[in-house]
Context: one part of a larger RNA
Molecule: large-subunit ribosomal RNA, domain V
Organism: Candidatus Parvarchaeota archaeon
RNA sequence: CCGGGGACCUCCAGCGGGUCGCGAAGACCCCAGGAACUUCACUGUAAUCUGCUGCUGUGUUAAUCGUCUGUUAGUAAAGCGUAAGUGGGAGACGUCGAAGGGAAUCCGCGAGGAAACCUGGAGUCAAACUUGUGACACCACUCUUUCAAACGCUUAACGCUCACUUUUCUUUAUAGGAAAGGACACCAGUUGACGGGCAGUUUGGCUGGGGCGGCACGCCGGCGAUAAAACAUCACCGGCGCCCAAUGGUCAACUCAUCCGGGUCAGAACUCCGGAGUAGAGCGUAAGGGCAAAAGUUGGCCUGACUGUUUUUUAACCAGUACAAAAAGCAGGUACGAAAGUAGGGCCUAGCGAUCCCCAAUGUCCUUCUUGUUGAGGGCUUGGGGUGACAGAAAAGCUACCCUGGGGAUAACAGAGUUGUCGCGGGCUAGAGUUCAUAUCGACCCCGCGGCUUGCUACAUCGAUGUCGGCUCUUCCCAUCCUGGUUGUGCACAUGCAGCCAAGGGUACGGGGGUUCACCGAUUAAAGGGGAUCGUGAGCUGGGUUUAGAACGUCGUGAGACAGUUCAGAUGUUAACUACUGGAGGUG
Numbered sequence: 001c002c003g004g005g006g007a008c009c010u011c012c013a014g015c016g017g018g019u020c021g022c023g024a025a026g027a028c029c030c031c032a033g034g035a036a037c038u039u040c041a042c043u044g045u046a047a048u049c050u051g052c053u054g055c056u057g058u059g060u061u062a063a064u065c066g067u068c069u070g071u072u073a074g075u076a077a078a079g080c081g082u083a084a085g086u087g088g089g090a091g092a093c094g095u096c097g098a099a100g101g102g103a104a105u106c107c108g109c110g111a112g113g114a115a116a117c118c119u120g121g122a123g124u125c126a127a128a129c130u131u132g133u134g135a136c137a138c139c140a141c142u143c144u145u146u147c148a149a150a151c152g153c154u155u156a157a158c159g160c161u162c163a164c165u166u167u168u169c170u171u172u173a174u175a176g177g178a179a180a181g182g183a184c185a186c187c188a189g190u191u192g193a194c195g196g197g198c199a200g201u202u203u204g205g206c207u208g209g210g211g212c213g214g215c216a217c218g219c220c221g222g223c224g225a226u227a228a229a230a231c232a233u234c235a236c237c238g239g240c241g242c243c244c245a246a247u248g249g250u251c252a253a254c255u256c257a258u259c260c261g262g263g264u265c266a267g268a269a270c271u272c273c274g275g276a277g278u279a280g281a282g283c284g285u286a287a288g289g290g291c292a293a294a295a296g297u298u299g300g301c302c303u304g305a306c307u308g309u310u311u312u313u314u315a316a317c318c319a320g321u322a323c324a325a326a327a328a329g330c331a332g333g334u335a336c337g338a339a340a341g342u343a344g345g346g347c348c349u350a351g352c353g354a355u356c357c358c359c360a361a362u363g364u365c366c367u368u369c370u371u372g373u374u375g376a377g378g379g380c381u382u383g384g385g386g387u388g389a390c391a392g393a394a395a396a397g398c399u400a401c402c403c404u405g406g407g408g409a410u411a412a413c414a415g416a417g418u419u420g421u422c423g424c425g426g427g428c429u430a431g432a433g434u435u436c437a438u439a440u441c442g443a444c445c446c447c448g449c450g451g452c453u454u455g456c457u458a459c460a461u462c463g464a465u466g467u468c469g470g471c472u473c474u475u476c477c478c479a480u481c482c483u484g485g486u487u488g489u490g491c492a493c494a495u496g497c498a499g500c501c502a503a504g505g506g507u508a509c510g511g512g513g514g515u516u517c518a519c520c521g522a523u524u525a526a527a528g529g530g531g532a533u534c535g536u537g538a539g540c541u542g543g544g545u546u547u548a549g550a551a552c553g554u555c556g557u558g559a560g561a562c563a564g565u566u567c568a569g570a571u572g573u574u575a576a577c578u579a580c581u582g583g584a585g586g587u588g
Base pairs, nucleotide, nucleotide: 007587008586009585010584011583012582013581014580017578018577019576021573022572029407030406031405032404033403034402035399037397038396041201042200043199044198045197048193049192051190052189053188054187057160058159059158060157061156062155063154065152066151067150069148070147073144074143084142085141086140087139088138091125092124093123100119101118102117105114106113107112164181165180166179167178168177169176170175204217205215206214213234218240219239220238221237222236241390242284243346244345248302249301250300251299252298253297254296256280258276259275260274261273262272282291283290285351287349288348289347306332307331308330309329310328311327312326313325334343335342336341357385358384359383360382361381363380364379365378366377368376369375414461415459416457417456418455420454422450423449424448425447426446427445431441432440468543469541470540471539473535474532475531476530477529478528481506482505483504484501485500486499487498488497489496509521510520511519549567550566551565552564553562554561555560
């Protein structure tokens, strides 16, 4: 001096590792709210059907009912006898035909009664007697009953025409006529039925995410619970939503379980006799506490399993706390006891329930229906009917068609923590290995390491950290598959088996399946195991999963659903910084 490489600075072109890049207050999940849809959710409602009323008149027949008139009949016993009831009452009826006789018919409890018609020609029936009631002698009113007529209403059937309806003709129109219907229908009001056709809503909470499951949602006992009190978890062990007219009150007497001895008997248990016996029994029911001349067992008499009322505990510490439960008193009346006394259920701690509404009881009060009576309604007091999501709304689902507000207070991926599970290793030797623990394999038990599997936790992220597999490309670990060095051998040699050092290099190709994995094929020295946000989608792909369409199977009444299946189904981003690659210039 030339060439190459390198350091620093500046620039150009690339690349897409990072900036949990940019984009969009996450669509998954949960919470709160909304909306669409469904139905045998709840409550309504349009429409439809339907009874009645109005518009809406008239007639015949039949039936029922009512009113009036006439008529018929009202049998306990006693009594002349078939006495409906009450009142008045001493007379009433009769030549306008009485008693008596005949007789069609009707009623009847079979005793009898009513009665058209014929005959007859002057009386018949009451008051006195029997009976609780006295005359169908007479009059009036009323109850039940039979029949007949009239009137009225209702119902049913069948008609009519004048409302009303439809069609049509004349007429400019008002209006008039014809035909067919017709008091029906239409319309209006009202009653009931039906009614996702439509509407408004509801569809609980807790929760090691939510759902499914469960109730830890109201109570009681023990433990947890840390020697006062209090104390949580879907902590642990168990109970309650009753039972009892005696299993209650009181008074009295007695003592249990078990064991030993005896008696009986062919012999065991039971019964019986004697003894020991602090509870080892029993006390309705869980557990804890308590209890022996009792709180247990048996018997007598009873109903205190009373009425009213006050205070306290429950409800710690400051205050408040409904119901239920409990305790201590006072007043009244009661049971038992000689009395003292005890008794407001059960030896104590569980066995339970507001407002509104309904029902019942008792006494009393108020108000309304003009007054009075009755009745109805209401107030006070007590009890019952129930809310178990138990301080108590009247209440089903679905959403992948979805929406909004929020949450990393809460799930799915990945990370973190942990490491039961998983993988690898060690200790100790029982044993297998003909013999022999340790060439090789190695149970039970014990101790570790790793952070790859699967779990658990819910710590970061829900104003977004894109999810399986493949392709591409790089790097790291060693617990080494091959290649290298070496040790032991149940290593003759050749193959092997096991161990030690070693990560320099290598570790492939195909088949079907989306597959990772696994299986299979034929090779190879070998076809190792893993990490890097299960490396890698601002690099690719998009087969799978995981939107909207559609179908099958199954489930569901249905809307719809299914770690069941099937076909189709978008992959945004012009690179600011940094990292890296290639290039150019400058500096000393």